Background: This is a predicted structure of a 457-nucleotide part of an RNA (small-subunit ribosomal RNA, 3' major domain) from an uncultured prokaryote. The prediction has a mean pLDDT of 81. The RNAcentral record of the full RNA draws on ENA.
[in-house]
Context: one part of a larger RNA
RNA sequence: UGACGGGGGCCCGCACAAGCGGUGGAGCAUGUGGUUUAAUUCGAAGCAACGCGAAGAACCUUACCAACCCUUGACAUCGAGAUCGCGUGGACCAGAGAUGGACCACUUCAGUUCGGCUGGAUCUAUGACAGGUGUUGCAUGGUUGUCGUCAGCUCGUGUCGUGAGAUGUUGGGUUAAGUCCCGCAACGAGCGCAACCCUCGCUGUUAGUUGCGAGCAUUUAGGUGGGCACUCUAGCGGUACCGCCGGUGAUAAGCCGGAGGAAGGUGGGGAUGACGUCAAAUCAUCAUGGCCCUUACGGGUUGGGCUACACACGUGCUACAAUGGCGACCAUAGUGGGUUAAUCCCUAAAAGUCGUCUCAGUUCGGAUUGGAGUCUGCAACUCGACUCCAUGAAGUCGGAAUCGCUAGUAAUCGCGAAUCAGGAUGUCGCGGUGAAUACGUUCCCGGGCCUUGUACA
Numbered sequence: 001u002g003a004c005g006g007g008g009g010c011c012c013g014c015a016c017a018a019g020c021g022g023u024g025g026a027g028c029a030u031g032u033g034g035u036u037u038a039a040u041u042c043g044a045a046g047c048a049a050c051g052c053g054a055a056g057a058a059c060c061u062u063a064c065c066a067a068c069c070c071u072u073g074a075c076a077u078c079g080a081g082a083u084c085g086c087g088u089g090g091a092c093c094a095g096a097g098a099u100g101g102a103c104c105a106c107u108u109c110a111g112u113u114c115g116g117c118u119g120g121a122u123c124u125a126u127g128a129c130a131g132g133u134g135u136u137g138c139a140u141g142g143u144u145g146u147c148g149u150c151a152g153c154u155c156g157u158g159u160c161g162u163g164a165g166a167u168g169u170u171g172g173g174u175u176a177a178g179u180c181c182c183g184c185a186a187c188g189a190g191c192g193c194a195a196c197c198c199u200c201g202c203u204g205u206u207a208g209u210u211g212c213g214a215g216c217a218u219u220u221a222g223g224u225g226g227g228c229a230c231u232c233u234a235g236c237g238g239u240a241c242c243g244c245c246g247g248u249g250a251u252a253a254g255c256c257g258g259a260g261g262a263a264g265g266u267g268g269g270g271a272u273g274a275c276g277u278c279a280a281a282u283c284a285u286c287a288u289g290g291c292c293c294u295u296a297c298g299g300g301u302u303g304g305g306c307u308a309c310a311c312a313c314g315u316g317c318u319a320c321a322a323u324g325g326c327g328a329c330c331a332u333a334g335u336g337g338g339u340u341a342a343u344c345c346c347u348a349a350a351a352g353u354c355g356u357c358u359c360a361g362u363u364c365g366g367a368u369u370g371g372a373g374u375c376u377g378c379a380a381c382u383c384g385a386c387u388c389c390a391u392g393a394a395g396u397c398g399g400a401a402u403c404g405c406u407a408g409u410a411a412u413c414g415c416g417a418a419u420c421a422g423g424a425u426g427u428c429g430c431g432g433u434g435a436a437u438a439c440g441u442u443c444c445c446g447g448g449c450c451u452u453g454u455a456c457a
Stems, first nucleotide, its partner, number of pairs: 001457002003454003007451007015441002019405005026318008034309002042053002064304007073129001077128002080124005087106004092101003109119003131293002134291003140287002142282003145278001147276001152191006158167003171182003197270004202238007211228002216225002241264001244258005320398001324357004364395001369390007411433007
C1' cells in the first nucleotide's frame, strides 16, 4: 500500500421488512447429471452451467456408431502429358446407396500475329500439397459473461517522506453520482457520472392518400361526391430549467412545501458498461502459434444414434376448480377475387356480457391408451404436428427450503415475429384488464466511503 475481521462509524440496493404471486408435492414439456448403449457427438459447472451454444436433430443438419466405398482426394493453387469439348435431357444393368458399366438425343469453346501460339474446360499419371468439429482458451487475436450502470480508477507539475509511498481523491455539508458547494500544500487534467442519441407523454407548423368525417350534398347507404376541421401518419420546431413563490440551510451547494403546467425536480423506458477482477467462457462461429493424423484422426454413401430410462436436479406449461367449467360445426381440401401493400390477405383477439351446472374426484382435471383421418415432406417404424370418436390416470393448493416484483409494475388475457418443407409449453416483441404494500434500516445478502487491528500478500 492492499486484502481480510463473527472491529467501529456513515450510506445504498426488491437486501431485509410490509405485501402480491410463484417454485419445492401431481401430470406433461424441456435441459442436465447418472445409468445404459455399437453410438447415446461436443461444449457450458456456485452466484455468472442446467427452455444454455441450438432463431427450431425424421433424411440433411451431424461433428457420434455400424457396414460398404475413395486416396492429389468433396474444395484451392502450381508444374507435366493428352483431348476439344463442356454441358443438358431421357432411359438400361448390378448395388442399400455412394459407385461401377453400357446407350440415345440436342450441342460441337473463345481469341489469334494461323505457330497446338494463348486462354478456358475435361481426363490421366504423379509431385508439391489439400483436408482435420483432432489437441492445447493455462501459447493467442477477436467476442462475451461477471462484480456493476456500482461510483469509482488514474495522471502531470508541486509539496512532504531516507524509502516503499502520501497529498490531490481526506474533512464539513449535499447528491442517483469523485454530483455540486465550502475548507484545505496543493493546483490542474484524463477515463468514468451527467448531458448530447432513440422512443413514449403535451403542443405549433408543413403535408392529406390507401388515412379521417364536423358541417354540406347525393344515393346503389358504401366515406360515396365534395372537404382536410378532427383522428392519424412523418418531417421541422417549441416545452422543464429548482425557472417562480414561501420555508430551511452557512449569505453556498442543496433540501422541503406551493403555484402554474400535458409533464416537476435525472418526467417514463432504451441504447450506452471506466481502470480492472475471476489464468472466468469460447481453438466447435471465425482467425491463429505449437503439437498430432496423412490409403486416415481426411472424404463419400446407406441405416442407426443425438429422442434410450430403476433414478436425481434445474427451468417451464397444465391443473387441483364456482373470482370457476360449459354453451359444437372440425383438422383440412377445392374454387374465385384482391394485394409489390395505411388499400387486399394473414385476422377468430382473449379475458368481458347473458344462460346453465351446485361442491362431487364432479359438466373439475386432462395424462395415458385404442380406433379413424388430415397436412408437410423422396420418406413420419425407430422419431413430426394437428383433427374426430372412445378411454378418463395423478391431482382437493403442496415439508424443510426458496424465487420474482415498487405502477400501467405484479398478476391475468390473448396476438404477432424470427428460425422454419413440417414441427414451441421455449425465445423475442405487441397490446387488453389491472392491484396490494413500503413503519423503517435492528437483522440476512451484496456493494461504496472513512477509520482501526493483523503473526496475511